About this RNA
The RNA shown here (Glycine riboswitch aptamer) has 74 nucleotides and comes from a soil metagenome. The sequence is in RNAcentral, with records from MGnify. Its Rfam family is "Glycine riboswitch aptamer". About the family: This family represents the bacterial glycine riboswitch. The coordinates come from a structure-prediction model, not an experiment, and the mean pLDDT is 81. Of the family's consensus pairs, 90% are formed in the model.

RNA sequence: CGCUGCAGGAGAGCCCCCUCGGGGCGCCGAAGGAGCAACCUCCCCGGAAUCUCUCAGGCAGAUGGACUGCAGCG
Numbered sequence: 001c002g003c004u005g006c007a008g009g010a011g012a013g014c015c016c017c018c019u020c021g022g023g024g025c026g027c028c029g030a031a032g033g034a035g036c037a038a039c040c041u042c043c044c045c046g047g048a049a050u051c052u053c054u055c056a057g058g059c060a061g062a063u064g065g066a067c068u069g070c071a072g073c074g
Base pairs, nucleotide, nucleotide: 001074002073003072004071005070006069007068008067013025015024016023017022018021026059027058028057032055033053034052035051039047040046
């Protein structure tokens, strides 16, 4: 550093219409993706966010979930 297991883990309509199979609008950012950029570097190249966008994803619960801790393996 990577993977696996366990625990913690936010935000936003369990909205409306209808011919029940679909349609519509609003909203959220912490899978992913994209953009700018602080910063790193002698220079260049390059790298680069929890910022920005919302394509994707998400808006009761479940699932998912950046990130954090512990354990194991490579």